[in-house]
Context: one part of a larger RNA
Molecule: small-subunit ribosomal RNA, 5' domain
Organism: uncultured bacterium
RNA sequence: GGAUGAACGCUGGCGGCGUGCCUAACACAUGCAAGUCGAACGGAGACUGCGCGGACGGAGGCUUCGGCCGAAGGAAGCGCAGUCUUAGUGGCGGACGGGUGAGUAACGCGUGGGCAACCUGCCCCAUACCGGGGGAUAACAGCCAGAAAUGGCUGCUAAUACCGCAUAAGCGCACAGGACCGCAUGGUCCGGUGUGAAAAACUCCGGUGGUAUGGGAUGGGCCCGCGUUGGAUUAGCUUGUUGGCGGGGCGACGGCCCACCAAGGCGACGAUCCAUAGCCGGCCUGAGAGGGUGGACGGCCACAUUGGGACUGAGACACGGCCCAGACUCCUGCGGGAGGCAGCAGUGGGGAAUAUUGCACAAUGGGGGGAACCCUGAUGCAGCGACGCCGCGUGAAGGAAGAAGUAUCUCGGUAUGUAAACUUCUAUCAGCAGGGAAGAUGAUGACGGUACCUGACUAAGAAGCCCCGGCUAACUACGUGCCAGCAGCCGCGGUAAUACGUAGGGGGCAAGCGUUAUCC
Numbered sequence: 001g002g003a004u005g006a007a008c009g010c011u012g013g014c015g016g017c018g019u020g021c022c023u024a025a026c027a028c029a030u031g032c033a034a035g036u037c038g039a040a041c042g043g044a045g046a047c048u049g050c051g052c053g054g055a056c057g058g059a060g061g062c063u064u065c066g067g068c069c070g071a072a073g074g075a076a077g078c079g080c081a082g083u084c085u086u087a088g089u090g091g092c093g094g095a096c097g098g099g100u101g102a103g104u105a106a107c108g109c110g111u112g113g114g115c116a117a118c119c120u121g122c123c124c125c126a127u128a129c130c131g132g133g134g135g136a137u138a139a140c141a142g143c144c145a146g147a148a149a150u151g152g153c154u155g156c157u158a159a160u161a162c163c164g165c166a167u168a169a170g171c172g173c174a175c176a177g178g179a180c181c182g183c184a185u186g187g188u189c190c191g192g193u194g195u196g197a198a199a200a201a202c203u204c205c206g207g208u209g210g211u212a213u214g215g216g217a218u219g220g221g222c223c224c225g226c227g228u229u230g231g232a233u234u235a236g237c238u239u240g241u242u243g244g245c246g247g248g249g250c251g252a253c254g255g256c257c258c259a260c261c262a263a264g265g266c267g268a269c270g271a272u273c274c275a276u277a278g279c280c281g282g283c284c285u286g287a288g289a290g291g292g293u294g295g296a297c298g299g300c301c302a303c304a305u306u307g308g309g310a311c312u313g314a315g316a317c318a319c320g321g322c323c324c325a326g327a328c329u330c331c332u333g334c335g336g337g338a339g340g341c342a343g344c345a346g347u348g349g350g351g352a353a354u355a356u357u358g359c360a361c362a363a364u365g366g367g368g369g370g371a372a373c374c375c376u377g378a379u380g381c382a383g384c385g386a387c388g389c390c391g392c393g394u395g396a397a398g399g400a401a402g403a404a405g406u407a408u409c410u411c412g413g414u415a416u417g418u419a420a421a422c423u424u425c426u427a428u429c430a431g432c433a434g435g436g437a438a439g440a441u442g443a444u445g446a447c448g449g450u451a452c453c454u455g456a457c458u459a460a461g462a463a464g465c466c467c468c469g470g471c472u473a474a475c476u477a478c479g480u481g482c483c484a485g486c487a488g489c490c491g492c493g494g495u496a497a498u499a500c501g502u503a504g505g506g507g508g509c510a511a512g513c514g515u516u517a518u519c520c
Base pairs, nucleotide, nucleotide: 001520002519003518004517006516007515008514009513010512013392014391015390016389017388018387019385020384021350026348027347028346030345031344032343035092036091037090040089041088043086044085045084046083047082048081049080050079051078052077056073060069061068062067099303100302101301108228109227110226111225112224113223114222115221118220119219123216124215125214126213127212128211129210130209131165133163134162140155141154142153143152144151145150171196172195173194174193175192177190178189179188180187181186201208202207229275230274231273236266237265238264241263242262243261244260246258247257248256278300279299280298281297282293283292284291285290305326306325307324308323309322328339329338330337331336356382358381359380360379364378365376366375367374368373395425396424397423398422405416406415407414408413429461432455433454434453435452439447464509465508466507467506468505469490470489471488475504476503477502478501479500485492486491
């Protein structure tokens, strides 16, 4: 000098774009953050229409005055149809998106390869098919247990839920054959025989779906070469350890796991151990080489109160799923239950220190749905903070041999100083009034009456901070008297201190200026 997710002191006008718990991966009140589909299904409820129904109703009539008949209208209830809502079954999505950096020195990451050792829901293309049956179960109803959470028994019912059967172009498996090829295990293609396994329908008739197989696309899994902090005051480490054979397991290779056999394997080219740490694109600095760093944004990884486990599924060993154990918190009728902000806000605590319990799904994107639409603290915006960068303003011109005040003085003067006053002008910003977008594509705008434009109006509402001995731009007076104090280094201060304090003046930067911390 440059830089910062900064903090502290003094000061502080406006706007744009960014950015904001670096500490306790400490504990969390409250609200919200993942739902959706009635065009898969049976119920339940509400409304409307139609039909049945006919309580009630009493026009009117008759009368022997006791009573009798009785039109219009029309409640409950039932049935059908339609619309809407929805607890449940079922489907898809809750493996994305969002957070954090604890752990990890590792094929974790980066880079370059490989899989003749693999998977892939939704999407695209192609081929073939969707025939016919069955038994349940939630919801519901009844009863029971419990304070609750929740559960039990009995009975009824549906499906794109579940289970057989049929069919099999293609596919899997077994057996045997042929052709071609290769980098060993082998790969590709062509016949044959046997054997095995599928499906679901809905519809507003336009479609939407279901099954099998092959291919694509996307996403993922695994393996290898190289690179990836410090310590030798860590020198030896290792028994599933190293390899083989056989098997199990897996989507797949593999001591991944197991039985047996062999005794190997790693290490001064630093094994093992200890400490520290998420890695990278990048960012800062530097002429570069290099050094430092990994906050925001993007990619990958890991984690979700701590430890362990699997289930479901195309995909998880799953942040807002399940089970067990631990710690903690809460409820309880003491028998038993409930919970997990490293999602967005917010609270306590810690700290030098880091924001609103905001608005909206209008846009972009995501989930569900045929759609309408619903959900979305992703996201878009707004709020707070000079935290950073950038831009703008706090006026402009004229105005005295030069007012007053203040400081100084050799008392003549000098400085402040064209500075002010005063005159003329202008209106950026802020304030007032009017108009008023793009962002949206026919409709739909949170932002927002925002940006922007126009008009009127007043110099009014808007300057500080640090420094002035040398380095280093900038000097005098008074006070103080090795005191009080200053200080980055050298060093100032003991009676004329340009170095302390105050004042006048001056220098530098400026909505900032200094200090501290850290890096080059």